[in-house]
Molecule: transfer RNA
Organism: Candidatus Iainarchaeales archaeon
RNA sequence: GCCGCGGUAGCAUAAUUUGGUUAAUGCCGCUGACUCGUAAUCAGCAGAUUGAGGGUUCGAGUCCCUCCCGCGGCU
Numbered sequence: 001g002c003c004g005c006g007g008u009a010g011c012a013u014a015a016u017u018u019g020g021u022u023a024a025u026g027c028c029g030c031u032g033a034c035u036c037g038u039a040a041u042c043a044g045c046a047g048a049u050u051g052a053g054g055g056u057u058c059g060a061g062u063c064c065c066u067c068c069c070g071c072g073g074c075u
Stems, first nucleotide, its partner, number of pairs: 001074007010027004020058001029045005051067005
């Protein structure tokens, strides 16, 4: 330098071949119940403008372009 895969909440993942209306789940966190008290369990709550910027579209996590980062391969 070229090719492929990936980057989504503090952490780990999902989001259907074909873009569709509120981005989901578990852990963690907070509040409450339960308990003599903790743990466990149960109920509830909060937390993301999806790596950055631009484009297409009525509508983008998803499509297109440029760049950044990580992993792997080729030269």